Overview: The RNA shown here (transfer RNA) has 74 nucleotides and comes from archaeon CG06_land_8_20_14_3_00_37_11. Model confidence (mean pLDDT): 80 of 100. The same sequence occurs in records of 3 taxa. It matches the Rfam family "tRNA". It is annotated as a transfer RNA. Its family is annotated with triplet codon-amino acid adaptor activity in the Gene Ontology. The RNAcentral record of the sequence draws on ENA.
């Protein structure tokens, strides 16, 4: 320099073949349970789906270009 894989909540990861409001798990906050605390329960908040465009009634998803990361060739 090329080829391939990835990129969504703090953090690890799901969202099929384009279609209901983008969700789980820990984490964070509140309350309950306790004399505290920890576990345990019951709710709450937390997203520019990397960026810019494009196709389309409709984009996390398809199409082009960037960036950045991980792997292989040189």
């Nucleotide at each position: 320099g090329g080829g391939c894989u990835u990129g969504u909540a703090g953090c690890u990861c799901a969202a099929c073949u384009g279609g209901u409001u983008a969700g789980a798990g820990u984490g964070c906050c509140a309350c309950g349970u306790u004399c505290g605390c920890a576990a345990c329960g019951u709710g709450g908040a937390g997203g520019u789906u990397c960026c810019g465009g494009g196709u389309u009634c409709a984009a996390c998803u398809c199409c082009c270009g960037g960036c950045a990361a991980g792997u292989c060739c040189a």